[in-house]
Context: one part of a larger RNA
């Protein structure tokens, strides 16, 4: 290498965009790189193979033929890749109508709650647990009423619903803004699909600088609880947790399922559209997401099943016994934390 494979056994990069590379719809011509076909050169001997031949056999030694799957030249074919020319509309896509959507980023505003502070009313407890203590309160607390500061989340709507490449996105309203579906018509005419490297985005923690800081709550104190409690439970509490700019680059970043295109029964809910159709807010088609179950097929089962894990293509990534170890070293990137790329001894 060649072969097998990647949902749960090793293995799908977190996602996207995207240069080079790789692969590409249909019709005609024309070339002839590829390709296929015949010649002719060349492809030393030896060796391997096939038929003789010699040593008493065999090994060995040896005639002859076959190969040497190869390279060069020349001729011819013209299907099928490449090339160049000219098309074409089924793949992409651009206009214009309509639609839903927690997509995104700025601005602004709301109502409930907790905390606190001020004032009233009012007295002895309140919190807290399996019981308790530690804590708060006669310096007036806990309850209640007003009035006020603040900071963060946004009940019900809410839903195997929607949106978004993922991450992720939810109170209202305004302003900027990307994507999607569909309904035909008209245009472009292959413009296309994957993509080493590269670029961009990427929860939570965490870092830097500055702001904010109700709750909550690592660390940290005390109560307990235990044999012991650096823990589970209490009562406090600081980093963070919020906002702004800037790093950081990782997750069970999960549908453990890389992307796109083609094909291959059905059923039954839902979201969005468009079209028929019914008196009807009723039925049916069709596209596009979302779920549940299932023909055929797949699978080691277990399960998947037109949203494949069937059945084909076409790129691109990753696997190759456990541990050592995703660690050492060596490079890149990082303020740092560390992340990234990645052995081996040695042992089962």
């Nucleotide at each position: 290498c060649u072969g097998g494979g990647c949902g749960u056994a090793a293995a799908g990069c977190g996602u996207g965009c995207g240069c080079a590379g790789g692969c590409g719809g249909u019709u005609c011509g024309c070339u002839a790189a590829g390709a296929c076909a015949g010649u002719c050169g060349u492809g030393a001997a030896a060796u391997c193979c096939c038929c003789g031949g010699g040593c008493u056999u065999a090994a060995c030694c040896u005639g002859g033929g076959a190969a040497c799957u190869g390279c060069g030249a020349u001729u011819g074919u013209g299907a099928c890749u490449g090339g160049c020319g000219a098309g074409c509309u089924a793949g992409a896509g651009u206009a214009c109508g309509g639609c839903a959507g927690a997509g995104g980023g700025g601005g602004g505003u709301g109502g409930a709650a907790u905390u606190c502070c001020u004032g009233g009313u009012g007295u002895a407890g309140c919190a807290g647990u399996g019981a308790a203590a530690u804590g708060c309160g006669u310096a007036g607390a806990g309850a209640u009423c007003a009035g006020g500061a603040g900071g963060a989340a946004c009940a019900c709507c809410g839903a195997u619903g929607g949106c978004g490449a993922a991450g992720g996105c939810a109170g209202c309203c305004c302003c900027c803004u990307g994507g999607g579906c569909u309904a035909g018509u008209a245009c472009u005419g292959a413009c296309g699909c994957u993509c080493a490297u590269g670029c961009a985005c990427g929860a939570a923690a965490g870092c830097g600088u500055g702001g904010g800081g109700a709750g909550c709550a690592a660390a940290c104190a005390g109560g307990a609880u235990u044999a012991g409690a650096u823990a589970c439970c209490c009562u406090g509490g600081u980093a963070g947790u919020c906002c702004a700019c800037g790093c950081c680059c990782u997750a069970a970043a999960c549908g453990a399922u890389g992307u796109c295109g083609a094909u291959u029964a059905g059923u039954u809910g839902u979201u969005g559209g468009u079209u028929c159709u019914u008196c009807a807010u009723u039925g049916a088609a069709u596209c596009a997401g979302u779920a549940a179950c299932g023909a055929a097929g797949c699978u080691a089962a277990c399960g998947c099943g037109u949203g494949a894990a069937a059945u084909c293509g076409a790129c691109c990534g990753c696997c190759u016994g456990g541990g050592g170890a995703g660690u050492a070293c060596g490079g890149u990137c990082g303020c740092a934390a560390g992340a990234u790329u990645a052995a081996a001894a040695c042992u089962c």
Molecule: small-subunit ribosomal RNA, central domain
Organism: uncultured bacterium